[in-house]
Molecule: transfer RNA
Organism: Clostridiales bacterium
RNA sequence: UGGUUCAUAGUGUAACGGCAGCACGGCAGUUUGUGGCACUGCAAGUUAGAGUUCAAGUCUCUGUGUUCCAC
Numbered sequence: 001u002g003g004u005u006c007a008u009a010g011u012g013u014a015a016c017g018g019c020a021g022c023a024c025g026g027c028a029g030u031u032u033g034u035g036g037c038a039c040u041g042c043a044a045g046u047u048a049g050a051g052u053u054c055a056a057g058u059c060u061c062u063g064u065g066u067u068c069c070a071c
Base pairs, nucleotide, nucleotide: 001070002069003068006065007064010024011023012022013021018054026042027041028040029039030038047063048062049061050060051059
């Protein structure tokens, strides 16, 4: 320099163009003599910008970062 993969909650990981889930973690509560376990509830997320579309995490373009390959 060219090509390629990836970027989603604090962490890991899903999601045919049509309500963004799950697990762990956090907080509150129930339970317990206390703690843990268990149960219930809550908060927390789409890398940035633009475009297409009634509707974009998803499709297109550009940027940033990352993985791998070639030189």